[in-house]
Molecule: c-di-GMP-I riboswitch aptamer
Organism: Candidatus Atribacteria bacterium
RNA sequence: AGUUGAUAAAGGCAAACUAUCUGAAAAGGUAGGACGCAAAGUUAUGGGUCUAAGGCAAUUUAUUGCUAUGACCGCCAGACUGCCGAC
Numbered sequence: 001a002g003u004u005g006a007u008a009a010a011g012g013c014a015a016a017c018u019a020u021c022u023g024a025a026a027a028g029g030u031a032g033g034a035c036g037c038a039a040a041g042u043u044a045u046g047g048g049u050c051u052a053a054g055g056c057a058a059u060u061u062a063u064u065g066c067u068a069u070g071a072c073c074g075c076c077a078g079a080c081u082g083c084c085g086a087c
Stems, first nucleotide, its partner, number of pairs: 002087004012037002017032006035074001041080003045077003048072003054067006
């Protein structure tokens, strides 16, 4: 430096759910909690998914449809970085 995750050690992250806060919502922060994770570290670049405040349109006038400038990296790729072991 490359490939790889059999075994082992040191440690790491933390799903659902609960409380609380922020938010229109999706979702996120903090605390608890562990389903899982060898990149479940970082990054919305491509695809995908969620939401629809605002905007636009329709209409039976309080509803419906469309829309990301809002989110998700623990959906799949890409990019960048990294612990330990084996070869």